[in-house]
Context: one part of a larger RNA
RNA sequence: UGAUGCUGAAGGAACUAGGCAAAUUGCACGCGUAACUUCGGGAUAAGCGUGGCCCAUCUGUACGCAAGUAUGAAUGGGCGGCACAAGCCAGGGGGUGGCGACUGUUUAUUUAAAACACAGGGCUCUGCGAAGGCUCUCAAGCCGACGUAUAGGGUCUGACGCCUGCCCGGUGCUGGAAGGUUAAGUCGAGGAGUGCAAGCUCUGAAAUGAAGCCCCAGUAAACGGCGGCCGUAACUAUAACGGUCCUAAGGUAGCGAAAUUCCUUGUCGGGUAAGUUCCGACCCGCAUGAAUGGCGUAACGAUCUCCCCACUGUCUCCAGCAUCAACUCA
Numbered sequence: 001u002g003a004u005g006c007u008g009a010a011g012g013a014a015c016u017a018g019g020c021a022a023a024u025u026g027c028a029c030g031c032g033u034a035a036c037u038u039c040g041g042g043a044u045a046a047g048c049g050u051g052g053c054c055c056a057u058c059u060g061u062a063c064g065c066a067a068g069u070a071u072g073a074a075u076g077g078g079c080g081g082c083a084c085a086a087g088c089c090a091g092g093g094g095g096u097g098g099c100g101a102c103u104g105u106u107u108a109u110u111u112a113a114a115a116c117a118c119a120g121g122g123c124u125c126u127g128c129g130a131a132g133g134c135u136c137u138c139a140a141g142c143c144g145a146c147g148u149a150u151a152g153g154g155u156c157u158g159a160c161g162c163c164u165g166c167c168c169g170g171u172g173c174u175g176g177a178a179g180g181u182u183a184a185g186u187c188g189a190g191g192a193g194u195g196c197a198a199g200c201u202c203u204g205a206a207a208u209g210a211a212g213c214c215c216c217a218g219u220a221a222a223c224g225g226c227g228g229c230c231g232u233a234a235c236u237a238u239a240a241c242g243g244u245c246c247u248a249a250g251g252u253a254g255c256g257a258a259a260u261u262c263c264u265u266g267u268c269g270g271g272u273a274a275g276u277u278c279c280g281a282c283c284c285g286c287a288u289g290a291a292u293g294g295c296g297u298a299a300c301g302a303u304c305u306c307c308c309c310a311c312u313g314u315c316u317c318c319a320g321c322a323u324c325a326a327c328u329c330a
Base pairs, nucleotide, nucleotide: 001325002324003323004322005321006320007319008318010316011315014314019311027051028050029049030048031047036041038159052079053078054077055076056075057074059072060071061070062069063068080084092309093308094307095306097304098303099301100300104116105115120157121156122155123154124153125152126151132143133142136141160296161295162294163293165226166225167224170223171222172219173218174217175216176215179214180213181212185208186207190203191202192201193200194199227245228244229243230242231241254288255285266282267281268280269279270278
């Protein structure tokens, strides 16, 4: 000096990105227990008391014919210690908010989470030799399934509660006995070469000719999208109102400086002596918004943010002790 333990005056998070680490708490019994709530929970909520040993009284339980033995509760009195759940073991607690309902799963070896999954919801495909499985098989076949639409496949969302608005112009999908376009093929007017000729070879207009595309519809819990400008009220300001342009339609309910807000430490309120974080509001949403789900939500979380109580060597500010190593000498 390092590592691992132990202790510490006064203060008690002033440390720090952050209470990281450590400390506190810890058991049993009795009392007591809030908001909120899906009435199950929350809850060991929180908080308070008691606990050793001896004596006495009273009483329960088990065994036993009985005597009694074992064990427990209550009440009263007393004894000792610094300390009685005397060692080991053994929750710190509370409040607000974000996200995800939950238990679960995951980057074996830097990420355990708000990611994945999930029960529940929707759309869609599939009538059975089903769809699907072409990265199962050359095939026969096999799985799906010894299942049968309350089934199976794909896809999105993700408990529950309240809901899920408008747009089908583009892209996709589905449907459409017309029409347009369209390949090979069919047909073969006509033409060319060659030949005495029959013929052979080549070329070839019109016509005919499928899906697809064009076209016509439907469809958004399909991919997606959801506006400008100008004016206007008897202070001012603002604009319920009007005009105009464009669009397929111009963002509804809800939420909102948010895991989304650039300007921004927005403004106001709360908390602090002092708060770029936090909580509650406002709305000027650079660039919220409804199963790419929107907004709530009890319970849950080795999740993230903020606050309080308790606690402490995290710190003010370091000190001492023990063991091991390092180092020096032998």
Molecule: large-subunit ribosomal RNA, domain IV
Organism: Alphaproteobacteria bacterium